Model confidence (mean pLDDT): 80 of 100. Predicted 3D model of a 541-nucleotide part of an RNA (large-subunit ribosomal RNA, domain I) from a Pseudomonadota bacterium. The full RNA is in RNAcentral, with records from ENA. It matches the Rfam family "Bacterial large subunit ribosomal RNA". Taxonomically the source falls in Pseudomonadota (Bacteria, Pseudomonadati).
Context: one part of a larger RNA
RNA sequence: GGCAUAUGGUGAAUGCCUUGGUGGUAAGAGGCGAUGAAGGACGUGUUACACUGCGAUAAGCUUCGGGGAGUUGUGAAAAAACUUUGAUCCGGAGAUUUCCGAAUGGGGAAACCCACCUCUGAAUUCAGUACACAGCAUCGAGCGAUCGAUGUUGGAUUCUGAAUUCAUUAAGAGGUAUAGUAACCUGAAUACAUAGGGUUAUUAAGCAAACCCGGUGAAUUGAAAUAUCUCAGUAGCCGGAGGAAAGGACAUCAAUUGAGACUCCCCUAGUAGUGACGAGCGAACGGGGACCAGGCCAGUAUUAUUUGUGAAAUAACCGGAAUCUUCUGGAAAGUUGAACCAUAGGGGGUGAUAGUCCCGUACGGGUAAUAUAGCAAAUAAUCUCGAGUAGGGCGGGACACGUGAAAUCCUGUCUGAACAUAGGUCGACCACGAUCUAAGCCUAAGUACUCCUUACCGACCGAUAGUGAACCAGUACAGUGAUGGAAAGGUGAAAAGCACCCCGACGAGGGGAGUGAAAUAGUUCCUGAAACCGUAUGCCU
Numbered sequence: 001g002g003c004a005u006a007u008g009g010u011g012a013a014u015g016c017c018u019u020g021g022u023g024g025u026a027a028g029a030g031g032c033g034a035u036g037a038a039g040g041a042c043g044u045g046u047u048a049c050a051c052u053g054c055g056a057u058a059a060g061c062u063u064c065g066g067g068g069a070g071u072u073g074u075g076a077a078a079a080a081a082c083u084u085u086g087a088u089c090c091g092g093a094g095a096u097u098u099c100c101g102a103a104u105g106g107g108g109a110a111a112c113c114c115a116c117c118u119c120u121g122a123a124u125u126c127a128g129u130a131c132a133c134a135g136c137a138u139c140g141a142g143c144g145a146u147c148g149a150u151g152u153u154g155g156a157u158u159c160u161g162a163a164u165u166c167a168u169u170a171a172g173a174g175g176u177a178u179a180g181u182a183a184c185c186u187g188a189a190u191a192c193a194u195a196g197g198g199u200u201a202u203u204a205a206g207c208a209a210a211c212c213c214g215g216u217g218a219a220u221u222g223a224a225a226u227a228u229c230u231c232a233g234u235a236g237c238c239g240g241a242g243g244a245a246a247g248g249a250c251a252u253c254a255a256u257u258g259a260g261a262c263u264c265c266c267c268u269a270g271u272a273g274u275g276a277c278g279a280g281c282g283a284a285c286g287g288g289g290a291c292c293a294g295g296c297c298a299g300u301a302u303u304a305u306u307u308g309u310g311a312a313a314u315a316a317c318c319g320g321a322a323u324c325u326u327c328u329g330g331a332a333a334g335u336u337g338a339a340c341c342a343u344a345g346g347g348g349g350u351g352a353u354a355g356u357c358c359c360g361u362a363c364g365g366g367u368a369a370u371a372u373a374g375c376a377a378a379u380a381a382u383c384u385c386g387a388g389u390a391g392g393g394c395g396g397g398a399c400a401c402g403u404g405a406a407a408u409c410c411u412g413u414c415u416g417a418a419c420a421u422a423g424g425u426c427g428a429c430c431a432c433g434a435u436c437u438a439a440g441c442c443u444a445a446g447u448a449c450u451c452c453u454u455a456c457c458g459a460c461c462g463a464u465a466g467u468g469a470a471c472c473a474g475u476a477c478a479g480u481g482a483u484g485g486a487a488a489g490g491u492g493a494a495a496a497g498c499a500c501c502c503c504g505a506c507g508a509g510g511g512g513a514g515u516g517a518a519a520u521a522g523u524u525c526c527u528g529a530a531a532c533c534g535u536a537u538g539c540c541u
Stems, first nucleotide, its partner, number of pairs: 001540009015526001016490002020461002022458007029450002031207002039100003042055003046078001049075003061094006070082003105114003115176006121166008130157001133154009178204009211242001212240005222229001226276001252259002263290005273281002294442003297386001301382009317365003323338002327334001339356002341345001347359003391415008401427001422437005477484002497525001500512004
């Protein structure tokens, strides 16, 4: 030095686990905001920091309901307290809610600076006034109880005025943005007016995951190059709305039979078409389903709002069956023997695998406020059947349809009818025929989506996986910035987390002792592979 065996170190794979993810199902909810949101800054505890909660009433205040023995959130303990005179906790409703932020008094380098206007002290004494009350007197009504009016006295109260004392020159509360609309007051050049100015009232704004409607609108790409074409009316940007939105009650289709609003799905069909007839694009009629609803323009109507009534449901929460034993073991739920419940043998926990130990589960019960289906009433709105319209010319766009034989729809521009004895459509156009009635408005359901809440499920993942994030993660860190963006889970059943002794520097670390089933479970502590590095023994050189 090599090989073999044994035993260690390092290292973290693997196995097992799951607090976290992920995809769904069924319901709910589908908004929050000038009564100041979303999101933050700064504070707030006996206690430095961080998270959570909360807001100068600051891990909280009030009230109603529930509940019944412990509690003062977490890392994380100590101290000091609270609590059967019912705490902590849970649910409903309120109060408080600094500063920034649409941020709205002005400004601003967010959480800061600087303003103006209005209002607001306490106590005592005196005088007046007003109201209701009590006593007394007079008058009136009444059979009477009693009632009404007037005057006077008393004490409390309201307001006004005066005086004294205290407190302090500070503090607090509210208001003051802009725009639209309405009313009113003013008011130029300029006579009436108008513009303008002001006051009051009211509405708006900003945020939010996708879904929806409208406006605007690319390029990469494909065509194996490229220009029409395609990607695509997509992405992006802008505006707007709702829980859905949009659409919608035939100037529609059909074809000589007829159908009967709209929306969505499956076929029709990759068909008919369209297309440098290239790449590609791509219907409809008709059939089958989902769901069904029709109304209005002067009235037994519809829609909206308000009020009343109001079934069922809904919170915390409550009741909720049934088991003992033998053995092994640190521990019984395992095993042995004998039982029981079941509208409950879903699930989780408990020192190993529990229907009968605990929480639960099936089932049953539970209620205030609020909100709601339905019903009733009131109020408001709806103002007359649709002309610069239909159609035409020019230029575009949308229709599966690229100008084509191009109907149909929209319109920038120029034109321009008829009036139901009329007009539109039936893919140029004409005739006949058929069929509808444009140029006004509203309309549930079926359909789309999920930031969010509840319950449940998975031949989904199991810590290099699954969200980027199982852990104080959009953190640490990088970047001027837009933005990019990690790593990091596991002692044990229970801390019982090693008292005490020894070596050592009053260390680090270790050796005893002790705990524990186990310490080769001793704090990055379950298991603990390999690479890599040792030690011991044997053999070989």